A computed fold for a 74-nucleotide RNA from a Candidatus Sumerlaeota bacterium, annotated as transfer RNA. Its Rfam family is "tRNA". The family's RNA type in Rfam is transfer RNA.
[in-house]
RNA sequence: UGCCGGGUGGUGUAAUGGUAACACGCCUGGUUCUGGCCCAGGUAUUGAGGGUUCGAGCCCUUCCCCGGCAGCCA
Numbered sequence: 001u002g003c004c005g006g007g008u009g010g011u012g013u014a015a016u017g018g019u020a021a022c023a024c025g026c027c028u029g030g031u032u033c034u035g036g037c038c039c040a041g042g043u044a045u046u047g048a049g050g051g052u053u054c055g056a057g058c059c060c061u062u063c064c065c066c067g068g069c070a071g072c073c074a
Stems, first nucleotide, its partner, number of pairs: 001070007010024004018054001025043006047063005
């Protein structure tokens, strides 16, 4: 440098182009002699820019980052 795959809350994983969900975590409360378990509520997410579309996490494009493969120079 080229090709391929990937990037979603704090973590893991979903989402037919239809307006982001589930579990764990964390916070608050309940329960308990205390803690855990359990119950209720809350919390926070699409790598960046542009485009297509009524509508983009998803399609197109440029870039950034990670992994793999192949190569160039010395």